[in-house]
Context: one part of a larger RNA
Molecule: small-subunit ribosomal RNA, central domain
Organism: uncultured bacterium
RNA sequence: CUGGGCGUAAAGCGAACGCAGGCGGCCUGUUAAGUUGGGUGUGAAAUCCCGGGGCUCAACCCCGGAACUGCAUUCAAAACUGGCAGUCUUGAAUAUGGGAGAGGGAAGCGGAAUUCCUGGUGUAGAGGUGAAAUUCGUAGAUAUCAGGAGGAACAUCAGUGGCGAAAGCGGCUUCCUGGCCCAAUAUUGACGCUCAUGUUCGAAAGCGUGGGGAGCAAACAGGAUUAGAUACCCUGGUAGUCCACGCCGUAAACGAUGAAUACUAGCUGGUGGGUCUGUUACUGACUCAGUGGCGAAGCUAACGCAUUAAGUAUUCCGCCUGGGAAGUACGGCCGCAAGGCUAAAACUC
Repeated sequence: CUGGGCGUAAAGCGAACGCAGGCGGCCUGUUAAGUUGGGUGUGAAAUCCCGGGGCUCAACCCCGGAACUGCAUUCAAAACUGGCAGUCUUGAAUAUGGGAGAGGGAAGCGGAAUUCCUGGUGUAGAGGUGAAAUUCGUAGAUAUCAGGAGGAACAUCAGUGGCGAAAGCGGCUUCCUGGCCCAAUAUUGACGCUCAUGUUCGAAAGCGUGGGGAGCAAACAGGAUUAGAUACCCUGGUAGUCCACGCCGUAAACGAUGAAUACUAGCUGGUGGGUCUGUUACUGACUCAGUGGCGAAGCUAACGCAUUAAGUAUUCCGCCUGGGAAGUACGGCCGCAAGGCUAAAACUC
């Protein structure tokens, strides 16, 4: 290379955008690069293969043929691929009218609760646990009432509900802003799909500078438990968690399932639209998009998947090739660091 794979056995990049590249709808004409057929030239000899022959046979040698699947050139064909010219509307996009939504950014506001402070009432306990103790409290705690401060998160609604490419997004209002769905027309006329390198986004933790700090809480301290207890339980408690700006770039970043398109039984439940029938409420039927459950064929090692495919096909990308050593060493690139990305071998089973 050929070949086989990637839900759970090794294997889908965390996600998107996108240059090059690869692939690409209908019809007509033309061209002849690919493609197909014929001719000519060449494709050294030996070797290989076939038929003969020579050494007593064989290996070996000799003669003849075939072959050398290739390349060049020329003539021809025009279905397909490509090029060029033109056409079309079903792919794609735009316009118009509606619709739903925790999609994103900024500012402001609200109530419940925890904590703290001040004052009132009030008195001996309160906390906490399996049981305790550390701890708090007669300098008046816990409880309760009133007032104040401050930070963080938004109960109910809430839903295999919604939105977003993924990460993710949930109090209310305003401003700015992205995408999506439906309907009926109109317009452009293949403008499309995928995407190495690249670029952007990317939970939590962590890092830098400056703020903030109520609750929670790595580290740490103490009390218990225990044979021990560097834990589980308890009392405290600092980074951090929050904000602004800048880094980091990883997760069981999961549907462990790349993206796109087409096709292939149904039944049933939510969500957002629309059409039709009957009378507006409403009911029924149909239909588009998205989201669940169960299942036919088919697929699968099985489990299971099954119009949201793991079925049937096509295009493009990524990835896998026994376990350990190892996602490590070395080198390179990136990072302030932590570390990340790329990525072996000896040896061993």